[in-house]
Molecule: Bacterial RNase P class A
Organism: uncultured Marmoricola sp.
RNA sequence: GGCUGGCCGGGCGACCGCGUCGCACCCGAGAGGGCGCGUCGAGGAAGGUCCGGGCUCCACAGGACGAGGUGGUGGGCAACACCCACCCGGGGCGACCCGCGGGAUCAGUGCCACAGAAAGCAGACCGCCGGCACCUCGGUGCCGGUAAGGGUGAAACGGUGGUGCAAGAGACCACCAGCGCGGCGGGUGACCGUCGCGGCUCGGCAAACCCCACCUGGAGCAAGACCAGACAGCGAGCGCUCGAGGGUGGUCCGCCCGAGCUCGCGGGUAGGUCGCUGGAGGGGGUCGGCAACGGCUCCCCGAGAUGGAUGGUCGCCAACCGGGCCGUCGUGAGGCGGCCCGGCGAACAGAACCCGGCCUAUGAGCCAGCCCGU
Numbered sequence: 001g002g003c004u005g006g007c008c009g010g011g012c013g014a015c016c017g018c019g020u021c022g023c024a025c026c027c028g029a030g031a032g033g034g035c036g037c038g039u040c041g042a043g044g045a046a047g048g049u050c051c052g053g054g055c056u057c058c059a060c061a062g063g064a065c066g067a068g069g070u071g072g073u074g075g076g077c078a079a080c081a082c083c084c085a086c087c088c089g090g091g092g093c094g095a096c097c098c099g100c101g102g103g104a105u106c107a108g109u110g111c112c113a114c115a116g117a118a119a120g121c122a123g124a125c126c127g128c129c130g131g132c133a134c135c136u137c138g139g140u141g142c143c144g145g146u147a148a149g150g151g152u153g154a155a156a157c158g159g160u161g162g163u164g165c166a167a168g169a170g171a172c173c174a175c176c177a178g179c180g181c182g183g184c185g186g187g188u189g190a191c192c193g194u195c196g197c198g199g200c201u202c203g204g205c206a207a208a209c210c211c212c213a214c215c216u217g218g219a220g221c222a223a224g225a226c227c228a229g230a231c232a233g234c235g236a237g238c239g240c241u242c243g244a245g246g247g248u249g250g251u252c253c254g255c256c257c258g259a260g261c262u263c264g265c266g267g268g269u270a271g272g273u274c275g276c277u278g279g280a281g282g283g284g285g286u287c288g289g290c291a292a293c294g295g296c297u298c299c300c301c302g303a304g305a306u307g308g309a310u311g312g313u314c315g316c317c318a319a320c321c322g323g324g325c326c327g328u329c330g331u332g333a334g335g336c337g338g339c340c341c342g343g344c345g346a347a348c349a350g351a352a353c354c355c356g357g358c359c360u361a362u363g364a365g366c367c368a369g370c371c372c373g374u
Stems, first nucleotide, its partner, number of pairs: 001371007008363001010317007018041002021038003025034003043348001047359002050357005055220004062253004067216005072086005087101001088099004102211002108209002110205003125150002127146009158176006177201001179198008224274004233265006245257003281300008320343010
């Protein structure tokens, strides 16, 4: 000078204030209210709501079509688009990082901007070569050959050297690269190594349609259940097993419920309880595993609000930064330790059914390992 992984998200005290629960007292007919003491009271992201699950209801989640998702291999996990290890490709001197990583010669279709002559059964703009014609005799025009050279581009149909040729070209040869096929060896596998043969070379895009493999039923705590409570009916239409309507929120089938349903006029309630927080929970030890993670064992209990609590002020301290002095080490720059003074003492943000992830936001900092240079 860098790379990777991890840690912290302050502590103690006083006063004031708020919410849950328990106990006691007071008021109240009751519902409940007040007051005191005790107890517990946000996060690493509680966030975005992007994935995956638990839970609840609808069939026990069924069939077809459609739609969506995932995409190297092996493992982990309740599951995943997450995590770990490895493979392949790319970047970096390196530690290490990145990958939206199935299929584009044997399914088919489509697209390739700009530039460029030409962008997909390739292609003659310049150049090179041959022939013919003309003239001011080294140029111009026409016809033909040529992909070696120039130029354009993200990409121009292998690379280097030679033979060959009018000039050229896998036209031919040697080596190399790549593709396909086959053999042998290693690996659970992705794949790797090696040998032989072949035609000599085959563009890219599937986050374009599409194909292949696997996965996905829908809705969500305003799920869902219960209690209390209000009202007033009238008219029209359809239907009562040959069944309206509903569950069903992609469509159809199937399944289930089913005697009411729809519209118009008029009337009316909208309060409480449960769900609700002890769970794939947290911490320590040990064993297995490269690791993610898993087994065993011990300990702990850590918010449940519903206009929504978890805060404010002051003091002290830790940590950090700056300055000064002293001690010590060093030739020195400076290192280490102690004391004093000053600063700072925080940023992002706040549960709302619960978990596992991902992503995003964020501060004064701290720790460990590794790499490069001197």